[in-house]
Molecule: transfer RNA
Organism: Deltaproteobacteria bacterium
RNA sequence: GGCCCCUUCGUCUAAUGGUCAGGACAUGAGGUUUUCAACCUCAGAAUGUGAGUUCAAUUCUCGCAGGGGUCA
Numbered sequence: 001g002g003c004c005c006c007u008u009c010g011u012c013u014a015a016u017g018g019u020c021a022g023g024a025c026a027u028g029a030g031g032u033u034u035u036c037a038a039c040c041u042c043a044g045a046a047u048g049u050g051a052g053u054u055c056a057a058u059u060c061u062c063g064c065a066g067g068g069g070u071c072a
Base pairs, nucleotide, nucleotide: 001071002070003069004068005067006066007065010025011024012023013022018055027043028042029041030040031039048064049063050062051061052060
C1' cells in the first nucleotide's frame, strides 16, 4: 500500500428500515435486615464521526478515524 471484518449505556450483548434503542451485570435511591451480604422495587446511562438515499436510518451507500485479519 491492496482487500475483508468490526465500532450501540461503565462492561457484555439484542434490535435487518417503522418512531420511549431492549436485556444482563455494574452504579445510585428506597424497602427488608441489629449491621453487612443476599433478595425486592424504582431510577439514570448508549448507536465512532461527516455526508448521501428514504416519508422514516442502529440498520442501506460513500468518505474519515480507531481496532482486527489477510496478501505483498